Predicted 3D model of a 72-nucleotide RNA (transfer RNA) from Clostridiales bacterium DTU033. The source organism's lineage runs through Bacteria, Bacillati, Bacillota, Clostridia and Eubacteriales. It matches the Rfam family "tRNA". Its family is annotated with triplet codon-amino acid adaptor activity in the Gene Ontology.

C1' cells in the first nucleotide's frame, strides 16, 4: 500500500429503507426465616464519527476512524 469482515443498551449480539430489539446484567416489587432460584415491572441507544441520496437511512453511496483476515 489492496481486498474482505467487524463496531447497535454495562456485555453478546439481532435488526435486508418505514415507532431500534432480544438473552444476560442492573434497579424497584412479589415470594422465602435468609440466599439462590422463580414471578411482574423499569431504567439504560447522539446505531464508531462526518458528509451524501431519499418524503423517510443503523440498513443505501462517499469519506474517515479502530480492531480481525487475506494478498502484496
Nucleotide at each position: 500500500g489492496c481486498g474482505g469482515g467487524a463496531g447497535u443498551a454495562g456485555u453478546u449480539c439481532a435488526g435486508c429503507g418505514g415507532u431500534a430489539g432480544a438473552a444476560c446484567g442492573u434497579c424497584g416489587g412479589c415470594u422465602u426465616c435468609c440466599c439462590a432460584a422463580g414471578c411482574c415491572g423499569a431504567a439504560a441507544g447522539u446505531c464508531g464519527c462526518g458528509g451524501g441520496u431519499u418524503c423517510g437511512a443503523g440498513c443505501c453511496c462517499c469519506g474517515u476512524u479502530u480492531c480481525c483476515c487475506g494478498c502484496u